RNA sequence: AUUCUUGUAGUUGAAGUAACAACGGUGGCAUUUCAAGCCACUAGUCCAGGUUAAAGUCCUGGUAAGAAUG
Numbered sequence: 001a002u003u004c005u006u007g008u009a010g011u012u013g014a015a016g017u018a019a020c021a022a023c024g025g026u027g028g029c030a031u032u033u034c035a036a037g038c039c040a041c042u043a044g045u046c047c048a049g050g051u052u053a054a055a056g057u058c059c060u061g062g063u064a065a066g067a068a069u070g
Base pairs, nucleotide, nucleotide: 001069002068003067004066005065006064007063010023011022012021013020017053024042025041026040027039028038029037046062047061048060049059050058
């Protein structure tokens, strides 16, 4: 320098038509107390543009990480 892959909640993962689950965190119930359990809340799509009635998803460019070639 070129090519390829990946980027979603604090963590791990799913998802072209309400952005969701598990674990985590906070509060409550219950318990003599703790743990486990139950209920509620918490917090997210790497950036810009395009296609689409609708984009996390498809396309283009950039950016970060990783891999391959030289």

Transfer RNA from Pteragogus enneacanthus, 70 nucleotides, folded computationally. RNAcentral holds the sequence, with entries from ENA. It is recorded under the gene name trnE. Taxonomically the source falls in Pteragogus (Eukaryota, Eumetazoa, Clupeocephala, Labriformes). It matches the Rfam family "tRNA". Gene Ontology term of the family: triplet codon-amino acid adaptor activity. It is annotated as a transfer RNA. The prediction has a mean pLDDT of 81.